[in-house]
RNA sequence: UGCGGGGUAGAGCAGCGGUAGCUCGCGGGUCUCAUAAUCCCGAAGUCGUGGGUUCGAAUCCCUCUCCCGCAA
Numbered sequence: 001u002g003c004g005g006g007g008u009a010g011a012g013c014a015g016c017g018g019u020a021g022c023u024c025g026c027g028g029g030u031c032u033c034a035u036a037a038u039c040c041c042g043a044a045g046u047c048g049u050g051g052g053u054u055c056g057a058a059u060c061c062c063u064c065u066c067c068c069g070c071a072a
Base pairs, nucleotide, nucleotide: 001071002070003069004068005067006066007065010024011023012022013021018055026042027041028040029039048064050062051061052060
């Protein structure tokens, strides 16, 4: 420098144009003599940045940026 993959909640990941979800973790409750487990509830997300397309974008297009891989 070129090509490919990726950036979404604290962590790991889904979501292929129509209100952003799952597991673990975290907080509260339930249960217990008590702790753990179970069960219930809850908080937490400018969807990497900036534009464009569209009635509507995490999703499609472009720029930039960061991470991983391949090639030189």